[in-house]
Background
A computed fold for a 380-nucleotide RNA, annotated as Bacterial RNase P class A.

RNA sequence: ACGGCAACCGACUCUAUCGCCGGCAGCCCCCGCCAGGGGUCUGCGGGAGGAAAGUCCGGGCAACUCGGGUCACCAUACUUCCUAACGGGAAGGCGACGGGGAGGCAAGCGCCCCGCCGACAGCAAGUGCCACAGAAAGACAAACCGCCUGGCAACAGGCAAGGGUGCAAGCGCGGGGUAAGAGCCCACGACAUGCGGCAGCAAUGCCGCACGAUGGCAAACCUUAUGGGUUGAAAAACCAAAUAUACCGGCAGCACAGGGCCGACCCGCCCUUUGCCGGGGGGUAGGUUGAUUGAGACCGUCGGCGACGACGGCCCUAGAUUGAUGAUAGAGGCCUCCGCAUGGGGGCGACAGAACCCGGCUUAUGACGUUGCCGUUUAU
Numbered sequence: 001a002c003g004g005c006a007a008c009c010g011a012c013u014c015u016a017u018c019g020c021c022g023g024c025a026g027c028c029c030c031c032g033c034c035a036g037g038g039g040u041c042u043g044c045g046g047g048a049g050g051a052a053a054g055u056c057c058g059g060g061c062a063a064c065u066c067g068g069g070u071c072a073c074c075a076u077a078c079u080u081c082c083u084a085a086c087g088g089g090a091a092g093g094c095g096a097c098g099g100g101g102a103g104g105c106a107a108g109c110g111c112c113c114c115g116c117c118g119a120c121a122g123c124a125a126g127u128g129c130c131a132c133a134g135a136a137a138g139a140c141a142a143a144c145c146g147c148c149u150g151g152c153a154a155c156a157g158g159c160a161a162g163g164g165u166g167c168a169a170g171c172g173c174g175g176g177g178u179a180a181g182a183g184c185c186c187a188c189g190a191c192a193u194g195c196g197g198c199a200g201c202a203a204u205g206c207c208g209c210a211c212g213a214u215g216g217c218a219a220a221c222c223u224u225a226u227g228g229g230u231u232g233a234a235a236a237a238c239c240a241a242a243u244a245u246a247c248c249g250g251c252a253g254c255a256c257a258g259g260g261c262c263g264a265c266c267c268g269c270c271c272u273u274u275g276c277c278g279g280g281g282g283g284u285a286g287g288u289u290g291a292u293u294g295a296g297a298c299c300g301u302c303g304g305c306g307a308c309g310a311c312g313g314c315c316c317u318a319g320a321u322u323g324a325u326g327a328u329a330g331a332g333g334c335c336u337c338c339g340c341a342u343g344g345g346g347g348c349g350a351c352a353g354a355a356c357c358c359g360g361c362u363u364a365u366g367a368c369g370u371u372g373c374c375g376u377u378u379a380u
Base pairs, nucleotide, nucleotide: 001376002375003374004373005372006371007370008369012332013331014330015329016328017327018326020047021046023044024043025042026041028039029038030037031036049351053362054361056360057359058358059357060356061232062231063230064229073228074227075226076225077224078092079091080090081089082088093120094118095117097115098114099113100112101111121223122222126221127220128217129216130215144163145162146159147158148157149156150155171189172188174186175185176184190214191212193210194209195208196207197206198205199204236289237288238287239286245281247279248278249277250276251275252274257272258271259270260269261268296315298313299312300311301310302309303308333348334347335346336345337344338343
């Protein structure tokens, strides 16, 4: 210098005209007894995002459910803090990876710094699994080559240091010991556990002592701890036509039949039945609310390493429901191409479109720019 990756920034601005959605005000018209409702026109001001997306997590809100406990099921899992809450975030601890540095003859390990990542409780509760290869994948087991002893040999016995297999062979290394060997014993060191001391709120770190159950897997069952009632705005509340109609009242009809008013019979009346009128509950169409002022945005000061918090000022900033948020023109700004230059041409792209609201996470995303890392080439 070029290229790539990641994170961030950013998401063109203003004016005019026409159109769409919704708000406020005014004139006029229509409906209505009032209350009020509807419409034309005019004026004023408003009208998508950083993710509006996925609907993954948490909450508000709402309806239903709910005596208590246990189990089951689901979720979470280093520590402290932030927050309304969270599986989110901040800071820290520990570990993996990459880069650099000091020391060192040099390399590795270790140490220090930077970046980045981690479902990061427990395998020392129990059970289970570990392909192929291998004698053996966890058993006070096993033995292919090998080593030792005996034996002429075949073979028998002992061993696990060396070789071999494998991702992994069961602490490392040195010495003792032995026929040969082995934590079998000892020193040093690593790791795990327990106890004590010191530092830290804690995770944890350092030091000392004791002990040894010294391979891995819990994104295997499982154990421990904590949390979780269910359903979501098509939730839910309210108003409520036409048509049909439970039920009630009135009028008319009442042929036949049944029941009641009296034990029986007769008459009468009433009900059941039919039609009309009026009232009327529930439900439907439709409408209103929910529903846009909220854990709110912006600015400043203070506190805190930080996430964030406190205080003050200031602002109101979409609300559709077949679903508005657009088009055209001009000016400016930015990028790019041509040109020595005045200048001229082209472009403003990508991902993507609110639907109850809020806090997060994840995913998508073109150009200019910033930071970090990686690669290639060139020069010194």
Model confidence (mean pLDDT): 76 of 100.